Predicted 3D model of a 73-nucleotide RNA (transfer RNA) from a Candidatus Kaiserbacteria bacterium. The prediction has a mean pLDDT of 81. Its Rfam family is "tRNA". It is annotated as a transfer RNA.
[in-house]
RNA sequence: GCGGCGUUAGCUCAGUUGGUAGAGCUCUCGGUUGUGGUCCGAGCGGUCGUGGGUUCGAGUCCCACACGUCGCC
Repeated sequence: GCGGCGUUAGCUCAGUUGGUAGAGCUCUCGGUUGUGGUCCGAGCGGUCGUGGGUUCGAGUCCCACACGUCGCC
C1' cells in the first nucleotide's frame, strides 16, 4: 500500500426483506426467605464508531474516515 471481517445498553451479543431498537448478565426497587443466596415480578440504562449521501422512512443500502482484528504484497 491492497483486501476481508468487526464497531448496537456498564459487559457479552441478536436485530432476517429498509418500516416505532431487543435479549442475557450487571445495577435499582418490590415479592419470597429468620438473614443472605436462589427463584419470581417491575424498572433504569442507547446521538446503533464519526461525517456525508440515497429514501416518505436507514442499525440495515452507498461513499469517505477512525479504531480493532485477520490475511496479502

The source organism's lineage runs through Bacteria, Bacteria candidate phyla and Candidatus Kaiseribacteriota.